[in-house]
RNA sequence: UCCGAUAAGGGCAAAACCAGAGAAAUCUGGUGACGCAAAGCCACGGGUCCUGAAUAAAGGACAGCCGGGUUGCCGAAG
Repeated sequence: UCCGAUAAGGGCAAAACCAGAGAAAUCUGGUGACGCAAAGCCACGGGUCCUGAAUAAAGGACAGCCGGGUUGCCGAAG
C1' cells in the first nucleotide's frame, strides 16, 4: 500500500401517514426505517415515468433501475 469484519464512531433514509409546491411524473419539510460503502454529486448513454390527440417532435421527472464520470469514511484477526 492492497484485500479484509455481524468491530467502533458517524452518515443517508424505502413504503406508509401528515403538511406544503407542481397540470402531472415528482419534489420539499415532519414522523418513520425497508434498505444502502458511495442510497454523496453529475441526466452523459440506455431505461422507466409524466405532459403531449399520439407509438412522433419537443419539454420535464427519476442518481434507491443499469452503465459511465467525479469526489470520498473506518480497517481487527489474517
Molecule: c-di-GMP-I-UAU riboswitch aptamer
Organism: Desulfuromonas sp.